[in-house]
Context: one part of a larger RNA
């Protein structure tokens, strides 16, 4: 741009894509069939392992330079609190997110056939799977399963809606989305983001003060206990219009 009027939402599925499955073991079958014995199966059913594919983060583990704590050297500082030592100084933990070493799924079945096995059966009074007809028969093929898909020009369908102005875009707040576009949630008739409160979570008991305290003539004094399941912090959840989604085009 088209699909001969403008849209919104939901479908159908022509035609496409897929490898989503592969292998092994165990138990029963069964010490059975078979075989003189020695030995020794299978169909099928169930259970597992492993490789692969796809997805997920409740658990477990990793990361986690958001965060909390400990500690060394040095510097600022009365202390508290900090800077630097890798672009975390080192060490101990660690939410979310992302992940695998974690978890889940990846059955089964139907149809037509190939080689092949047959039935009936003439040509050829017999015979013959084939000439007519019919039954089976594969990890392959077509369905089934997952998925894209109305630009399928034979250009689909349904519902609702609109000149009584629908709807869309910009703008703004954002993220289940994201390189930019795009996609999705919202814009006061509002929980979209922030703040706040609560919940949940991380670290591990803050500063100050009180009581102690090895040692020291003393001044001083590391450390310990209590206050304190503290203090500090949160990319999570809920509540709540306090702030910003205005003004508009």
């Nucleotide at each position: 741009u088209g699909c001969a009027a403008g849209g919104u939402g939901c479908u159908u599925g022509a035609c496409g894509g897929g490898a989503a499955c592969g292998u092994u073991c165990g138990u029963a079958u069964a010490g059975u069939a078979c075989g003189a014995g020695a030995g020794g199966a299978a169909c099928u059913a169930c259970g597992a392992a492993u490789g692969g594919u796809u997805g997920c983060c409740a658990c477990u583990g990793g990361u986690g330079u958001a965060c909390c704590g400990g500690u060394u050297g040095u510097c600022c500082g009365a202390a508290a609190g900090g800077g630097c030592a890798c672009g975390u100084g080192c060490c101990g933990g660690g939410c979310a997110g992302c992940u695998a070493c974690g978890c889940a799924a990846c059955a089964a079945g139907g149809g037509g056939u190939a080689a092949g096995a047959g039935c009936u059966g003439a040509a050829u009074g017999c015979a013959u799977c084939u000439a007519a007809g019919c039954u089976c028969g594969a990890a392959a093929c077509c369905c089934a399963c997952c998925u894209g898909a109305a630009a399928a020009a034979g250009a689909a369908g349904c519902a609702c809606u609109a000149u009584u102005a629908a709807g869309a875009c910009c703008a703004c707040u954002c993220g289940u989305a994201g390189a930019a576009g795009a996609c999705g949630a919202g814009u006061u008739c509002g929980a979209u983001a922030g703040a706040c409160u609560c919940g949940g979570g991380g670290u591990g008991u803050a500063c100050g003060c009180g009581c102690u305290g090895a040692g020291g003539c003393a001044a001083c004094g590391a450390g310990g206990c209590g206050u304190u399941u503290a203090g500090c912090c949160c990319g999570c959840g809920a509540g709540c219009a306090c702030u910003a989604a205005c003004a508009g085009g």
The part of an RNA shown here (large-subunit ribosomal RNA, domain VI) has 249 nucleotides. It matches the Rfam family "Archaeal large subunit ribosomal RNA". A reference for the family is Cannone et al. (2002), "The comparative RNA web (CRW) site: an online database of comparative sequence and structure information for ribosomal, intron, and other RNAs", BMC Bioinformatics.